The RNA shown here (c-di-AMP riboswitch aptamer (ydaO/yuaA leader)) has 137 nucleotides and comes from Planotetraspora sp. A-T 1434. Rfam family: c-di-AMP riboswitch aptamer (ydaO/yuaA leader). Gene Ontology terms of the family: cyclic-di-AMP binding and regulation of gene expression. Model confidence (mean pLDDT): 76 of 100.

RNA sequence: ACAGCCGGUGCGCCUAAUCCCGGGCGCCUCGCCCGGGAGCCGGGGACCCAUUAGAUCCUGGGGUGAAGGCACACGUGUGCCCGGGCUCCUCCAGCCCGAACCCGUCAGCUAACCCGGCCGGCAGAUGGAGAGGAGUG
Numbered sequence: 001a002c003a004g005c006c007g008g009u010g011c012g013c014c015u016a017a018u019c020c021c022g023g024g025c026g027c028c029u030c031g032c033c034c035g036g037g038a039g040c041c042g043g044g045g046a047c048c049c050a051u052u053a054g055a056u057c058c059u060g061g062g063g064u065g066a067a068g069g070c071a072c073a074c075g076u077g078u079g080c081c082c083g084g085g086c087u088c089c090u091c092c093a094g095c096c097c098g099a100a101c102c103c104g105u106c107a108g109c110u111a112a113c114c115c116g117g118c119c120g121g122c123a124g125a126u127g128g129a130g131a132g133g134a135g136u137g
Stems, first nucleotide, its partner, number of pairs: 012122003018038009039118006049108001060106001061103004068081005082098005089130005
């Protein structure tokens, strides 16, 4: 000097998950708790519409989320399709992900109305071409 690792800060990113006001507290550049508001997000909930007979079987059924489908394999993997992310947009190539949780026998859509959430995780951003915008001179 460079690379790697750890920590902090700032710009920025995935996600609905941000901002403001008042009060209180703390380890007091900052953070936490309570209450309220804005904004964003989700659920419940009419008419109409949808559903609609009978029998059998099964792990009842439903929700958030991109997180699903099919085939093979038998050891939880491989391949294809499809879905999401790669830091404003489009195309091409390439890379990564396809989890987790909740309700509790109950919920189709759904105006009014009612209820709830605002967490968590990253870290110098993949490359090429194009379109568009802003600022400055």